[in-house]
RNA sequence: AGCUGAAAAAGGCAAACCCGUCGAAAGGCGGGGACGCAAAGUCACCGGUCUAAUCCGCGCGUGCGCGGGAUGACGGCGGGACCGCCACU
Numbered sequence: 001a002g003c004u005g006a007a008a009a010a011g012g013c014a015a016a017c018c019c020g021u022c023g024a025a026a027g028g029c030g031g032g033g034a035c036g037c038a039a040a041g042u043c044a045c046c047g048g049u050c051u052a053a054u055c056c057g058c059g060c061g062u063g064c065g066c067g068g069g070a071u072g073a074c075g076g077c078g079g080g081a082c083c084g085c086c087a088c089u
Stems, first nucleotide, its partner, number of pairs: 001089002004087002012037002017032006035076001041082003045079003048074003055068006
């Protein structure tokens, strides 16, 4: 240095689901739990996806319905940036 991860060792993370908690929701956090992961470490920079409270528009039965809309999220969806363990070359 590697658009190397077959075997091995040391360790790491933790899907679904359940409980608690925060949130309007998506989802987050903590505990249990392991489907998997060689970056399933970090960063919402690009794309993608999810949600739609505040807000905007329309309607009416005037506080509800429908539509729009990230400023809210997802890194265990793809790309990019940064950093890193072991082994191999």
The prediction has a mean pLDDT of 87. A computed fold for an 89-nucleotide RNA from Methyloversatilis universalis, annotated as c-di-GMP-I riboswitch aptamer. Taxonomically the source falls in Methyloversatilis (Bacteria, Pseudomonadati, Betaproteobacteria, Nitrosomonadales).